[in-house]
Molecule: SAM riboswitch aptamer (S box leader)
Organism: Cellulomonas sp. JH27-2
RNA sequence: CCACCAUCCAGAGCGGCCGAGAGAUCUGGCUCGACGACGCCGCAGCAACCCGCGGGGGUUCACCCCCACCGCACGGUGCUACCGCCAGGACCGAUGGAGG
Numbered sequence: 001c002c003a004c005c006a007u008c009c010a011g012a013g014c015g016g017c018c019g020a021g022a023g024a025u026c027u028g029g030c031u032c033g034a035c036g037a038c039g040c041c042g043c044a045g046c047a048a049c050c051c052g053c054g055g056g057g058g059u060u061c062a063c064c065c066c067c068a069c070c071g072c073a074c075g076g077u078g079c080u081a082c083c084g085c086c087a088g089g090a091c092c093g094a095u096g097g098a099g100g
Stems, first nucleotide, its partner, number of pairs: 001100002004097005013043005021032003025089005044080003049076002052072004056067001058066001084092001
């Protein structure tokens, strides 16, 4: 980069640095922002996609293997204003997983 699958109305903020725009894009609206937003870094937290562990089920019992479901949260990601901020549009986007 390509095509595929799942999710996107729940949840979770403090400190430091920076300094003007920001909430992906277009139109319209609504918000956040010099009482410092956005971004970056640190710490903390949320969640449970993947790994792992435990429970549980299928297989004649066990082992191996596989798996709907439940739990935990050490590890890999992700996320922590507003429903992806809202409506409409677009071969739209984001995140995770597995593949080429």